Annotation:
Small-subunit ribosomal RNA, 3' major domain from an uncultured bacterium, 470 nucleotides, folded computationally. The coordinates come from a structure-prediction model, not an experiment, and the mean pLDDT is 83. RNAcentral holds the full RNA, with entries from Greengenes and SILVA. It matches the Rfam family "Bacterial small subunit ribosomal RNA". Gene Ontology terms of the family: structural constituent of ribosome and ribosome.
[in-house]
Context: one part of a larger RNA
RNA sequence: UGACGGGGGCCCGCACAAGCGGAGGAACAUGUGGUUUAAUUCGAUGAUACGCGAGGAACCUUACCCGGGCUCGAACGGUGCAUGAAUAAGCAAGAGAUUGUUUAGUCCUUCGGGACAUGUAUCGAGGUGCUGCAUGGUUGUCGUCAGCUCGUGCCGUGAGGUGUCGGCUUAAGUGCCAUAACGAGCGCAACCCUUAUCUUUAGUUACUAACAGGUCAAGCUGAGGACUCUAGAGAGACUGCCAGCGUAAGCUGUGAGGAAGGUGGGGAUGACGUCAAAUCAGCACGGCCCUUACAUCCGGGGCGACACACGUGUUACAAUGGUAAGGACAAAGGGCAGCUACCGGGCGACCGGAUGCGAAUCUCUAAACCUUAUCUCAGUUCGGAUCGGAGUCUGCAACUCGACUCCGUGAAGCUGGAUUCGCUAGUAAUCGCGCAUCAGCCAUGGCGCGGUGAAUACGUUCCCGGGCCU
Repeated sequence: UGACGGGGGCCCGCACAAGCGGAGGAACAUGUGGUUUAAUUCGAUGAUACGCGAGGAACCUUACCCGGGCUCGAACGGUGCAUGAAUAAGCAAGAGAUUGUUUAGUCCUUCGGGACAUGUAUCGAGGUGCUGCAUGGUUGUCGUCAGCUCGUGCCGUGAGGUGUCGGCUUAAGUGCCAUAACGAGCGCAACCCUUAUCUUUAGUUACUAACAGGUCAAGCUGAGGACUCUAGAGAGACUGCCAGCGUAAGCUGUGAGGAAGGUGGGGAUGACGUCAAAUCAGCACGGCCCUUACAUCCGGGGCGACACACGUGUUACAAUGGUAAGGACAAAGGGCAGCUACCGGGCGACCGGAUGCGAAUCUCUAAACCUUAUCUCAGUUCGGAUCGGAGUCUGCAACUCGACUCCGUGAAGCUGGAUUCGCUAGUAAUCGCGCAUCAGCCAUGGCGCGGUGAAUACGUUCCCGGGCCU
């Protein structure tokens, strides 16, 4: 000087408390450990690994295993020599890679050669091989915590201190006052995006109040620029005003006004640094290693195994519910190898036609909810695992190993021990919808969107983490 203390003081955070809903018990999905295996490719491992890299493992991907090939090589550049236009189509063998073979085709030219291809020789190749403890870049975490420093001055022999401490205040090293310190930088805040209100400009594909036409109905048509909405520009919130407290900063108020009130809500934004934290498998890169193989091509298998253990989830155990019939209301996104209205067929997944739309124009679009009926507390009209059969679709191909549909089957499970997680408001809980990846899909995951919509916070003694002083 720091760090630490079951030392002290002050303060904060869903940290506790107060509440609501979960996990831990069941079945299944998924990741991991372990075990197994020819291989179950590799990485990630307290918090900060475990629905993580992976925003799509049937082949491919794929890095692993078995087998079959190849060695200038799957791709690219240079040089020498030889041959041939390029290219297109077929046949045979083979699991395929590939090999053999046939036919068509015979480039440009200044006649030196050139372009392209094949073979051969050679110089570069290639490596998801090792080292993240050689590295760049990027990332997690403490933590959106309020800290981390510098110049000059002053103090100290010096390491260092001061400033940055003290009092008050703040979400904040945010400010005010005080002060051997005076200033400054990186952070904080603001500037950025979005949302909530209004004004204005502009009205098509959006809208429809007035006028007119029109329909079973309908902004359907003329028309309109009011409203909604769209998307540009502005306004608006600043403790600005009032009252009280205070030296001030500021605090308090069911104050006024206002759509919004004291950072209005949300996002982006992550200081100096910590963990030799993570990544050589995203990429780049030093060193080391392989070079008829640790490179590379192909077929098949594996990454999907299963006594077991753990994490994250989904569905339930029911009546605040299940089932059947009828009725209503979104937002945000996507669409041409696509989304598909409508018609017909099928119980259905879907199929056959057909039309519109590269889309504010066409299309994909709710469920919880409401009404009526029924079930009457039961392993049930709860629950849907598992299994049998029959199908649909994608795709060369669904055996290992796809999703979906129909019929049958109808397991565990009656609210879960110790323990443990999330959340303070349009939040939790609950309900559906969309997108990326993508032929299809193991999505119950991830990222978004809206609908319905709570309870509780006395307080800081205690648990955890953090800040300041000592």